RNA sequence: CCAGUAGACCGGGUAGUCGCUCGCUUUACAGCGAGAGGAAAGUCCGAGCUCCUCCAGGCAGGGCGCUGGGUAACACCCAGGAGGGGCAACCCUAUGGAAAGUGCCACAGAAACCGCACCGCCCGAUCGCUGAGUUUGGGUAAGGGUGAAAUGGUGGGGUAAGAGCCCACCAGCGGCCGGGCGACCGGCCGGCUGGGCAAACCCCGUCCGGAGCAAGGCCAAAUAGGAGGGCUAUGGGGACGCCUGGCUCCGCCCUCGGGUUGGCCGCAUGACCGCUACGGUAACGUAGCGGCUAGAUAGAUGACUACCGGUCCGCCUAGCGGACUACAGAACUCGGCUUACAGGCCUGCUGGGCCU
Numbered sequence: 001c002c003a004g005u006a007g008a009c010c011g012g013g014u015a016g017u018c019g020c021u022c023g024c025u026u027u028a029c030a031g032c033g034a035g036a037g038g039a040a041a042g043u044c045c046g047a048g049c050u051c052c053u054c055c056a057g058g059c060a061g062g063g064c065g066c067u068g069g070g071u072a073a074c075a076c077c078c079a080g081g082a083g084g085g086g087c088a089a090c091c092c093u094a095u096g097g098a099a100a101g102u103g104c105c106a107c108a109g110a111a112a113c114c115g116c117a118c119c120g121c122c123c124g125a126u127c128g129c130u131g132a133g134u135u136u137g138g139g140u141a142a143g144g145g146u147g148a149a150a151u152g153g154u155g156g157g158g159u160a161a162g163a164g165c166c167c168a169c170c171a172g173c174g175g176c177c178g179g180g181c182g183a184c185c186g187g188c189c190g191g192c193u194g195g196g197c198a199a200a201c202c203c204c205g206u207c208c209g210g211a212g213c214a215a216g217g218c219c220a221a222a223u224a225g226g227a228g229g230g231c232u233a234u235g236g237g238g239a240c241g242c243c244u245g246g247c248u249c250c251g252c253c254c255u256c257g258g259g260u261u262g263g264c265c266g267c268a269u270g271a272c273c274g275c276u277a278c279g280g281u282a283a284c285g286u287a288g289c290g291g292c293u294a295g296a297u298a299g300a301u302g303a304c305u306a307c308c309g310g311u312c313c314g315c316c317u318a319g320c321g322g323a324c325u326a327c328a329g330a331a332c333u334c335g336g337c338u339u340a341c342a343g344g345c346c347u348g349c350u351g352g353g354c355c356u
Stems, first nucleotide, its partner, number of pairs: 001352007009344002012308007020035005037327001041338002044336005049212004054246006061208005066080005082093004096203002101201002103197003118144002120140006127133001152170006171193001173190007216265004226256006236250003272291008309325007
């Protein structure tokens, strides 16, 4: 210097004039302070909070699924193990069981549970007989073909021809020993060994009430203290579906009709943010010091002027001119994931080239 890979940050600034929302202060006027995001988006997960009686057991239903750790929790994050990709830095993937049971593997192919062998190879008999070859019995699955996958793979020996028939190495399976919290790893021995799909149903382990700030609470006001029906104390209702038991509270359900649609709270001090020290490989934890950073409700943070910053283009190139300046706006809050993003800048690591 080039290529790659992992991570983080910025993404407009300054000044003036006028304007908007909230908070503080003031008798009032004036004044002071603050005022959209890294994703606010998607609404895909997890929770805090609020309300609905609560507890236990069971069925059904749903989520998760390599191991260990972190966290309030999670399908998130960190570190490992196995498999795969890459020269490498790095990146990607998922429970175990297919001999608990059921199911699927199209087409092609002889055959996709076993067996049956399409072309073949070997031995014997028979017909023909110059020969090619015909018929039949036995042996065979090494070679060829089909396929994603065909009774472990490669090489050698052996055989009439072949085959784990035997041997070496490798894969798988089983046993023993050692290392590790564990997933797993290593060594030795053994016989010779039919697959794949469970992200198909299922079995196994573990977790799980529901609804949601339009939750929920208070005040004010108005109307019709309306009408009809059902269950009714051995009854009914009180946490999505069902069952059982216990505790506890109270009446509950349906149809028609009428009134209200206003104001306040919830509403921002948080599993919060920043810095330092210690512990930990890390995620993160503990302690100390410091900070308060929107709270609207048809919904605020804007308009104008000037200068600057950045990107691109052109030119008469100490510069001048022109065009443009990303994705995009909180509405209860927080931890994540996913998606969008013009341009700029920083750091670590890997490979290659050059110079010293």